[in-house]
Molecule: transfer RNA
Organism: Steccherinum ochraceum
RNA sequence: GGUUCGGUGGUGUAGUUGGUUAUCACUUCUGUCUAACACACAGGCGGUCAUCAGUUCGAGUCUGGUCCGAAUCA
Numbered sequence: 001g002g003u004u005c006g007g008u009g010g011u012g013u014a015g016u017u018g019g020u021u022a023u024c025a026c027u028u029c030u031g032u033c034u035a036a037c038a039c040a041c042a043g044g045c046g047g048u049c050a051u052c053a054g055u056u057c058g059a060g061u062c063u064g065g066u067c068c069g070a071a072u073c074a
Stems, first nucleotide, its partner, number of pairs: 001073007010026003019057001028044005050066005
């Protein structure tokens, strides 16, 4: 340098044929429970979906550029 794949809360991840409020688990916070802690249960906070444009009534999803990472070829 070529090709392919990936980038989504603090971490890991789902997201099907583009559709109205982006999913789940862990972590964290509050409450219940307990003498207290843990467990369990209930609830909450937390996401400019890597980035910049384009298409569209509407984009995490489609198209192009850029950045980062992985695999492979040279």